[in-house]
RNA sequence: UCGGGUGUGGCGCAGUGGUAGCGCAGUUGACUGUUAAUCAAUUGGUCGCUGGUUCGAAUCCAGCCACCCGAGCCA
Numbered sequence: 001u002c003g004g005g006u007g008u009g010g011c012g013c014a015g016u017g018g019u020a021g022c023g024c025a026g027u028u029g030a031c032u033g034u035u036a037a038u039c040a041a042u043u044g045g046u047c048g049c050u051g052g053u054u055c056g057a058a059u060c061c062a063g064c065c066a067c068c069c070g071a072g073c074c075a
């Protein structure tokens, strides 16, 4: 320098055009002699950033950033 992949709640991941969800974790309550376990409810993200397309973008397009993989160049 080129090509490919990934980026979504605290963590791990889904969602491939129609106003973002699951598990774990957290909070509250129930149960229990207490804890744990179990059960119920609930908080938390405008989707890496900036633009564009569209009636509508996490999703499509462009640029940029971070990380991973491969190739190339120099030494």
Stems, first nucleotide, its partner, number of pairs: 001071007010024004018055001026042005048064005